């Protein structure tokens, strides 16, 4: 240099026929149980504003297509594999 795969919460990992973003697991916080703990069970768990209801933003970055983009198209950055 060329080809291929990938980048989504604190971490892993879904959502590929374009239609509510974050399922599920781990970690973390709170509670129940226990003499106490472990284990188990229940709840919560991206950011901002707000007293709350709620609103807005958020899928590596920037653009484009579309009523609508994590998903399609282009450029760039990063990482992995292969070829040279």
């Nucleotide at each position: 240099g060329c080809c291929g795969a990938g980048g989504u919460g604190g971490c892993g990992a879904a959502a590929c026929a374009g239609g509510c973003a974050g399922a599920c697991g781990c970690a973390a916080g709170g509670g129940a149980c226990u003499u106490a703990a472990a284990a188990u069970c229940c709840c919560u768990c991206g950011g901002a504003a707000g007293a709350a209801a709620u609103u807005c933003c958020g899928u590596a970055u920037c653009g484009g297509u579309u009523c609508a983009a994590g998903u399609c198209c282009g450029a760039u950055c990063c990482c992995c594999g292969g070829c040279a």
Background
Predicted 3D model of an 84-nucleotide RNA (transfer RNA) from an uncultured Clostridia bacterium. It was read from a public genome assembly. Its Rfam family is "tRNA". Rfam classes the family as a transfer RNA.